A computed fold for a 519-nucleotide part of an RNA from an uncultured bacterium, annotated as small-subunit ribosomal RNA, 5' domain. Its mean pLDDT, the model's own confidence on a scale to 100, is 83. The RNAcentral record of the full RNA draws on ENA, Greengenes and SILVA.
[in-house]
Context: one part of a larger RNA
RNA sequence: GGAUGAACGCUGGCGGCGUGCUUAACACAUGCAAGUCGAGCGAAGCGCUUAAGAAAGAUUCUUCGGAUGAAAUCUUAAGUGACUGAGCGGCGGACGGGUGAGUAACGCGUGGGUAACCCGCCUCAUACAGGGGGAUAACAGUUAGAAAUGACUGCUAAUACCGCAUAAGCGCACAGUGCUGCAUGGCACAGUGUGAAAAACUCCGGUGGUAUGAGAUGGACCCGCGUUGGAUUAGGCAGUUGGCGGGGUAACGGCCCACCAAACCGACGAUCCAUAGCCGGCCUGAGAGGGUGAACGGCCACAUUGGGACUGAGACACGGCCCAAACUCCUACGGGAGGCAGCAGUGGGGAAUAUUGCACAAUGGGGGAAACCCUGAUGCAGCGACGCCGCGUGAGUGAAGAAGUAAUUCGUUAUGUAAAGCUCUAUCAGCAGGGAAGAAAAUGACGGUACCUGACUAAGAAGCCCCGGCUAACUACGUGCCAGCAGCCGCGGUAAUACGUAGGGGGCAAGCGUUAUCC
Numbered sequence: 001g002g003a004u005g006a007a008c009g010c011u012g013g014c015g016g017c018g019u020g021c022u023u024a025a026c027a028c029a030u031g032c033a034a035g036u037c038g039a040g041c042g043a044a045g046c047g048c049u050u051a052a053g054a055a056a057g058a059u060u061c062u063u064c065g066g067a068u069g070a071a072a073u074c075u076u077a078a079g080u081g082a083c084u085g086a087g088c089g090g091c092g093g094a095c096g097g098g099u100g101a102g103u104a105a106c107g108c109g110u111g112g113g114u115a116a117c118c119c120g121c122c123u124c125a126u127a128c129a130g131g132g133g134g135a136u137a138a139c140a141g142u143u144a145g146a147a148a149u150g151a152c153u154g155c156u157a158a159u160a161c162c163g164c165a166u167a168a169g170c171g172c173a174c175a176g177u178g179c180u181g182c183a184u185g186g187c188a189c190a191g192u193g194u195g196a197a198a199a200a201c202u203c204c205g206g207u208g209g210u211a212u213g214a215g216a217u218g219g220a221c222c223c224g225c226g227u228u229g230g231a232u233u234a235g236g237c238a239g240u241u242g243g244c245g246g247g248g249u250a251a252c253g254g255c256c257c258a259c260c261a262a263a264c265c266g267a268c269g270a271u272c273c274a275u276a277g278c279c280g281g282c283c284u285g286a287g288a289g290g291g292u293g294a295a296c297g298g299c300c301a302c303a304u305u306g307g308g309a310c311u312g313a314g315a316c317a318c319g320g321c322c323c324a325a326a327c328u329c330c331u332a333c334g335g336g337a338g339g340c341a342g343c344a345g346u347g348g349g350g351a352a353u354a355u356u357g358c359a360c361a362a363u364g365g366g367g368g369a370a371a372c373c374c375u376g377a378u379g380c381a382g383c384g385a386c387g388c389c390g391c392g393u394g395a396g397u398g399a400a401g402a403a404g405u406a407a408u409u410c411g412u413u414a415u416g417u418a419a420a421g422c423u424c425u426a427u428c429a430g431c432a433g434g435g436a437a438g439a440a441a442a443u444g445a446c447g448g449u450a451c452c453u454g455a456c457u458a459a460g461a462a463g464c465c466c467c468g469g470c471u472a473a474c475u476a477c478g479u480g481c482c483a484g485c486a487g488c489c490g491c492g493g494u495a496a497u498a499c500g501u502a503g504g505g506g507g508c509a510a511g512c513g514u515u516a517u518c519c
Base pairs, nucleotide, nucleotide: 001519002518003517004516006515007514008513009512010511013391014390015389016388017387018386019384020383021349026347027346028345030344031343032342035091036090037089040088041087044084045083046081047080048079049078050077051076052075053074054073060067061066098302099301100300107227108226109225110224111223112222113221114220117219118218122215123214124213125212126211127210128209130164132162133161139154140153141152142151143150144149170195171194172193173192174191176189177188178187179186180185200207201206228274229273230272235265236264240262241261242260243259245257246256247255277299278298279297280296281292282291283290284289304325305324306323307322308321327338328337329336330335355381357380358379359378363377364375365374366373367372394424395423396422397421404415405414406413407412428460431454432453433452434451438446463508464507465506466505467504468489469488470487474503475502476501477500478499484491485490
């Protein structure tokens, strides 16, 4: 000198774009953050329409006996709905969002490999979808419990579940032929036996279902190289190293298991200890390098702590389940409930870090045929000079060099064209009027915002640090090794350009200094 997710002191006009718990991965009140589909299903409620019935009965006619029978009410049945909320069922809750505790590792980066693999939704192609069955939630009843939550009996549906049929193709077993590679092998063809499918809905336009193959997307595993410090850590290791056989997995593998052998790693630093998420990048530097990993993007890991699996195409799953532990809460003491490292917000810690805001209008995501619903993702707004950038705080003229103030050799000098005065202008702010783009037919949170126009007044808008040398900028007074200053040298003990104040000056400027850290 540059830089910062900064903090502190003094000061503070506006706007744009960014950015904001670096500390306690500490504990959390409250609200919201993942739902959706009635074009999968049954039932219930509500509304409407029609029909039948019941009681009651306005009106009209009347021979006073009666006839007629509107509107409204109730019951039943049928139909119907952009209706409602539970339940079964489907898809999605594995994405998106957060955090960096752990991890020195194939975790990450880079380059390869898979003849050792998987892949829902999407696209393409081919072949299909025949015929049955038994349940169960909801619901009703009974019942246990303070509650959470159940138990029993009975009824019912499906794109829920289960057999059967069929099998172009596919899987498995057996035994072949041909081609071929990079070792295990791979591909194609035909044979025998054997196994496994499907679901309907519809507004009639479609949307779905099953199997196989291919693509795309996403993932999984393996390998070479690279990836902090310590030897005041020198030996480490028993599923350890390898084999054979099995199990398991989508798949290879001590991944796991039985048996056999005794190997394997290590001064080219094993093991152990400490520290740490990694990278693209960012800061600095002429570069080499050094430092760093906030924001944004990629990968990984985690979700109170530890362990486990279930479901599923995908999880060993932040707002799912089970167990254990700590903590908090409810309780009728028998038992239960919870997990903000999602967005706000609270307490605590700290030098220190924001609103319990608006909207799904846009972009994207989930569901749905769609309408649409959900979305603290996101888009915006609020707060903070935290950073960068831009603008303003006026311009011209004006010597009686006014007053005041400071210095003075008392003559004057400086502040100083500075002010006042005169003539202008209106950027920003304020007032009034108009008023977007972002949206494609409709739909705008932002927002009456940006922007434009008009009128109006120099009005509402300057501080901070420094002035001994380094280092731009000097005098007076006060103080008297005191009070104090200080980055280094150093200054102060009676004329201090170094302390304090004033005048003047220098620098930067809505900032200026200090502190911390890096180059």